[in-house]
RNA sequence: CUACAGACCCGAACUAUCGCGCCCAUUUAUUUGGGUGAGGAAAGUCCGGACAGCAUAGAGCAACUUACCGGUUAAUAGCCGGGGUUUGUUUAUUCAAACACAGCAAGUGCCACAGAAAAUAACCGUUGUUUUGAAAGAAACAAUAAGGGUGAAAAUGUGAGGUAAGAGCUCACGGUAGUACAAUGUAAGUUGUAUUAUGGGUAAACCUUAAGUGCUGUAAUGCCAUGUAUAGUACCGAUUGAGGGCGGCUCGUCCGAUGGUACAGGGUAGGCAGCAAGAUCUGAACAGUAAUGUUCAGGCCAGAUAAAUGAUAGUUAGUACAAAAGUUUCUUUUGUAUCAAACAGAAUCCGGCUUAUGAGGUUUGUAGCUUU
Numbered sequence: 001c002u003a004c005a006g007a008c009c010c011g012a013a014c015u016a017u018c019g020c021g022c023c024c025a026u027u028u029a030u031u032u033g034g035g036u037g038a039g040g041a042a043a044g045u046c047c048g049g050a051c052a053g054c055a056u057a058g059a060g061c062a063a064c065u066u067a068c069c070g071g072u073u074a075a076u077a078g079c080c081g082g083g084g085u086u087u088g089u090u091u092a093u094u095c096a097a098a099c100a101c102a103g104c105a106a107g108u109g110c111c112a113c114a115g116a117a118a119a120u121a122a123c124c125g126u127u128g129u130u131u132u133g134a135a136a137g138a139a140a141c142a143a144u145a146a147g148g149g150u151g152a153a154a155a156u157g158u159g160a161g162g163u164a165a166g167a168g169c170u171c172a173c174g175g176u177a178g179u180a181c182a183a184u185g186u187a188a189g190u191u192g193u194a195u196u197a198u199g200g201g202u203a204a205a206c207c208u209u210a211a212g213u214g215c216u217g218u219a220a221u222g223c224c225a226u227g228u229a230u231a232g233u234a235c236c237g238a239u240u241g242a243g244g245g246c247g248g249c250u251c252g253u254c255c256g257a258u259g260g261u262a263c264a265g266g267g268u269a270g271g272c273a274g275c276a277a278g279a280u281c282u283g284a285a286c287a288g289u290a291a292u293g294u295u296c297a298g299g300c301c302a303g304a305u306a307a308a309u310g311a312u313a314g315u316u317a318g319u320a321c322a323a324a325a326g327u328u329u330c331u332u333u334u335g336u337a338u339c340a341a342a343c344a345g346a347a348u349c350c351g352g353c354u355u356a357u358g359a360g361g362u363u364u365g366u367a368g369c370u371u372u
Base pairs, nucleotide, nucleotide: 001368002367003366004365005364006363007362008361009360012316013315014314015313016312017311018310020037021036022035023034024033025032039343043354044353046352047351048350049349050348051217052216053215054214058251059250060249061248063213064212065211066210067209068082069081070080071079072078083101084099085098086097087096088095102208103207107206108205109202110201111200123148124147125144126143127142128141129140130139131138132137156174157173158172159171160170161169175198176197177196178195179194180193181192182191183190184189221273222272223271224270230264232263233262234261235260236259243255244254245253280299281298282297283296284295285294286293287292318338319337320336321335322334323333324332325331326330
C1' cells in the first nucleotide's frame, strides 16, 4: 500500500426563486415584514423516569422484580472501572469475546438414546480353586474395578509399594470444595498455612436465601359551549348499609341514599388547555483512570390534528483522480468528477437498549506485495 473481517464515530453547509406550517408585529384582509421548521436512529414499544388522575390510610397472604464488587445517574437489566468463570488466541492473563455471575453441603426432581450399569454397577477382560482334555482350551464357583467397550458424563489424578490379580489398601506429591488463622485490598476477591471431605451436571427445573414492589397512561387529565328523557321494566337497598374507593384475595377502614345494578331508550360528537424553557443546547476551565460532576460565559432551535417542514438551480466542505510547488511521505495551490444516491419521516417529553444503514473517517486483527 492492497484485500477481507470486527469495533467505534459521523449522517452536512450556504445563496437565489417559487410553495407550505407555526410564532411575533402590522393590516379592512396571510395584507406586508421578520424569525423559525423532521433523525441517528424519529423505528421496535424492550427498560427506567418526568408528568396527570385515583382519598394525603393500615395489616397479612399470594404474585412479581432484582441477585459478583465499587462508582455514576432523577432512575435503570443502562454506563464506567475492577473481580471471577468459560471460550478462542499467544512465548506469556499476551490479546480479545461472552456471562440473567446468590445457593445443588436445606429438600424434592430430571440426565433421552447407547450401554452391564447414570449411583445398591459388572458386558468383555484379569486372577484363584475344582472338574474335564494329550495340549490349546472349555465349564462351575469365588474375587476384582487397575485395562477395554458404550456414552456429553462411568466412582478424584500421577508415581511407587503391596497383592493370587487388583483397589486410597499404604505412602509421596497433586486436583476440587468446605472451615479456621495470617497478609493484602474500600470491596468482590487474591496468596499462604493447617485441617476436614471426596461421583458429576442442571435452579430463564420446583425450591431456598436476601433486598424490594400501588395502578393506569397524553385516547392520562382539566375547562368551556351545545343538546337532552332516566319518562320505562326488573332486581337489590335505605344505618340490620345496596354499591363504591385502595393492582389480586382476606381483614380492617372511609364515603354512601332525589340510591345502585341490568335491559331497553333519548341527546351530544364542537372548541381550548395539557403542547414544548427543558433531569435543555454550545464553548471554556477545573476535579476524576473513566463514566460523570462543578463553575463561568453565551443560546432558544417544529408543535401539526388527516396531519406542514418541499421543488429547482448554483456554489462550498468532504472524497477520488491528475498536474505543479514546497517539503520529506506530508502540506499547499489549480483543474476535472461527485456533491454525500443508504436506512428511513416528529405527534406528551426525557435518559438508555435493540434492530436497519449508502458515501466518508478512526482503530484492531489476518493474508499478500514492497523500500516506494